[in-house]
Context: one part of a larger RNA
RNA sequence: GAGUGAACGCUGGCGGUGCGCCUAAAACAUGCAAGUCGAGUGGGUUUAGACCCACGGCGAACGGCUGCGUAACAUAUGGGUACCUACCCCGAACUCAGGGAUACCCCGCCGAAAGGCGGAUUAAUACCGGAUGCCCUCGCAAGAGGAAAGAUUUAUCGGUUCGGGAGGGGCCUGUACCCUAUCAGUUAGUUGGUGAGGUAAUGGCUUACCAAGACAAUGACGGGUAGCUGGUCUGAGAGGACGACCAGCCAGAAUGGAACUGAGACACGGUCCAUACUCCUACGGGAGGCAGCAGUUAGGAAUCUUCCGCAAUGGGCGAAAGCCUGACGGAGCGACACCGCGUGAAGGAUGAAGCCCUUACGGGUGUAAACUUCUGUUCUGAGGGACGAAAUUUUUGACGGUACCUCAGUAGAAAGCACCGGCUAAUUCUGUGCCAGCAGCCGCGGUAAGACAGAAGGUGCAAGCGUUACUC
Numbered sequence: 001g002a003g004u005g006a007a008c009g010c011u012g013g014c015g016g017u018g019c020g021c022c023u024a025a026a027a028c029a030u031g032c033a034a035g036u037c038g039a040g041u042g043g044g045u046u047u048a049g050a051c052c053c054a055c056g057g058c059g060a061a062c063g064g065c066u067g068c069g070u071a072a073c074a075u076a077u078g079g080g081u082a083c084c085u086a087c088c089c090c091g092a093a094c095u096c097a098g099g100g101a102u103a104c105c106c107c108g109c110c111g112a113a114a115g116g117c118g119g120a121u122u123a124a125u126a127c128c129g130g131a132u133g134c135c136c137u138c139g140c141a142a143g144a145g146g147a148a149a150g151a152u153u154u155a156u157c158g159g160u161u162c163g164g165g166a167g168g169g170g171c172c173u174g175u176a177c178c179c180u181a182u183c184a185g186u187u188a189g190u191u192g193g194u195g196a197g198g199u200a201a202u203g204g205c206u207u208a209c210c211a212a213g214a215c216a217a218u219g220a221c222g223g224g225u226a227g228c229u230g231g232u233c234u235g236a237g238a239g240g241a242c243g244a245c246c247a248g249c250c251a252g253a254a255u256g257g258a259a260c261u262g263a264g265a266c267a268c269g270g271u272c273c274a275u276a277c278u279c280c281u282a283c284g285g286g287a288g289g290c291a292g293c294a295g296u297u298a299g300g301a302a303u304c305u306u307c308c309g310c311a312a313u314g315g316g317c318g319a320a321a322g323c324c325u326g327a328c329g330g331a332g333c334g335a336c337a338c339c340g341c342g343u344g345a346a347g348g349a350u351g352a353a354g355c356c357c358u359u360a361c362g363g364g365u366g367u368a369a370a371c372u373u374c375u376g377u378u379c380u381g382a383g384g385g386a387c388g389a390a391a392u393u394u395u396u397g398a399c400g401g402u403a404c405c406u407c408a409g410u411a412g413a414a415a416g417c418a419c420c421g422g423c424u425a426a427u428u429c430u431g432u433g434c435c436a437g438c439a440g441c442c443g444c445g446g447u448a449a450g451a452c453a454g455a456a457g458g459u460g461c462a463a464g465c466g467u468u469a470c471u472c
Stems, first nucleotide, its partner, number of pairs: 001472004006468005013341006019334002021299001026297003030294003035058003040055006065252003075176007083169003088165008096130001098128002106119005135146004150157002178224003185215003190212008227249004231242004254275005277288004305331001307330003313327001314325004344374004354365004379409006388399001416461005421442003427456005437444002
């Protein structure tokens, strides 16, 4: 000098665009944040629409948050394949005939509650076996095994199997990837093989047996620290430091563990177990998880509204109308940062007053003020008033009567902060007297202090200015 997710002190007019718990991955009151489909099905209540419960389908694995863990194939980049892929697109073939249950409701019972048990009854795109099987799997072959679901407004939407695609993912691998040797040896599923199991799939992934290997000063193993990257800051560059916001990947969801469902999870707002904590209880037993959006307490130098709307973009469901969406779009708070604008403009004295200095002559503040003329950016009031709305003919705007435009009005409502010994731009007076104090370094202060304190003047920056912290 530049920079910051900054904080503190003094001060503070406006607008735009961004950013806003860096600390306790601490604990959380309250509300909302994932539903949808009656064109799959049964029932109930009202019947003017319609609404509700249950079964069923799809979604809930996305989106949103955080950075605990992780030095690792986690990430980045370049290869590879032994694999999977719901919805979407293309192509081929099929969609036949049946069966037995069950929820809701009803009856009875248990319980304080959460909830649960028994009986009877019923439907389906729920479930089950049979047939066929273009094809697929196993097999050298013969052969064996493997599917479906209907709805309706009759035009479609579906269903099953197989092949291909797109996009997504799993796994393997070359290279890169912080500090420490005051960590030098580490390792028994360890390294390799065979058989078996397991997986969508390779593989000590698991297991039995066999062999004795494998890694390491090119740093194994241990310890510390840390999410990684695109990038950001700085620097002429080389480099150094960092990884907030935005984007990609990874990891986590009170702590630890586990599986279920499913195309996909070992699953933030699912299940089960254990632990700690909080709450309810009739003491028998139950309920909960903000590192979602707001908000509270705590911690801290420090970080916001318990706001509006689905109008746009995007997502889920649905044939659609539409419903849901704290994603998102917006508004609010904060000079936290950057950018822009203003706080008036022109004229106006050998120069008022006041104040300061003085060699008492004069000098400074200073065209500064007063005064005259003008303007209206901002501001105030009134009138008008959007784009964002596209699909699509109509309709549809939270923001918002906002931005913006026109008219009118008053110089009126809008300047501070730090510094002035050298570095370093800018000096005098008074007070103090090694005191009180200053200070980034050198150093000032002990009676004429340009360095302390006040004043006048000046210098620098300016809605900011200084200080502190950190990085180059």

A computed fold for a 472-nucleotide part of an RNA from a Candidatus Peribacteria bacterium, annotated as small-subunit ribosomal RNA, 5' domain. It was read from a public genome assembly. Its Rfam family is "Bacterial small subunit ribosomal RNA". The organism belongs to Candidatus Peribacteria, within Bacteria.